The RNA shown here (c-di-GMP-I riboswitch aptamer) has 76 nucleotides.
It was read from a public genome assembly, where an Rfam model found it.
RNA sequence: AGAUGAAAUAGGCAAAACAGAUGAAAAUCUGCGACGCAAAACUAAAGGGCCUUUAAACUGGCAGCCAGUUGCAAUC
Numbered sequence: 001a002g003a004u005g006a007a008a009u010a011g012g013c014a015a016a017a018c019a020g021a022u023g024a025a026a027a028u029c030u031g032c033g034a035c036g037c038a039a040a041a042c043u044a045a046a047g048g049g050c051c052u053u054u055a056a057a058c059u060g061g062c063a064g065c066c067a068g069u070u071g072c073a074a075u076c
Stems, first nucleotide, its partner, number of pairs: 002076003005072001012037002018031005035064001041069003047066002049062003
């Protein structure tokens, strides 16, 4: 450096549902809660995709869809 990556030892994150807030909506935040995650860490500027809005465009959102960047126990 590359590959594999299980209960990784320890530890970390937190889907849906429910309650509150924001929003036109998608959705986001907080609490609760764990479906799952070895990148479920960061990035929505640039690439694809999806959702929202619109007559169309513009707009807004999703990184837990692919992707990009960085990182990891152990083994080979």
About this RNA
The model forms 94% of the base pairs in the Rfam consensus. Its Rfam family is "c-di-GMP-I riboswitch aptamer". Rfam describes the family as follows. GEMM was predicted in a large-scale screen for bacterial structured RNA regulatory elements.